The RNA shown here (transfer RNA) has 75 nucleotides and comes from Halosaccharopolyspora lacisalsi. The sequence is in RNAcentral, with records from ENA. The coordinates come from a structure-prediction model, not an experiment, and the mean pLDDT is 83. Its Rfam family is "tRNA". Gene Ontology term of the family: triplet codon-amino acid adaptor activity. About the family: Transfer RNA (tRNA) molecules are approximately 80 nucleotides in length.
[in-house]
RNA sequence: GCGCGAUUAGCUCAGCGGGAGAGCGCUACGUUGACACCGUAGAGGUCGCUGGUUCAAACCCAGCAUCGCGCACCA
Numbered sequence: 001g002c003g004c005g006a007u008u009a010g011c012u013c014a015g016c017g018g019g020a021g022a023g024c025g026c027u028a029c030g031u032u033g034a035c036a037c038c039g040u041a042g043a044g045g046u047c048g049c050u051g052g053u054u055c056a057a058a059c060c061c062a063g064c065a066u067c068g069c070g071c072a073c074c075a
Stems, first nucleotide, its partner, number of pairs: 001071007010024004018055001026042005048064005
């Protein structure tokens, strides 16, 4: 330098054009003498960034960034 893959909640991940979600974690309440387990409720997101397409973009396109893999180059 080229190609491919990944980037979504604190963590692990789903979602592939029209509601942003799950599990774990966190907070409160219930339960207990207390803790744990369990149950109920809740908080938490510029969907990596910028631009484009579209009536509408997490999802499609382009560029950029970071990470990983492969290839090439390399006194």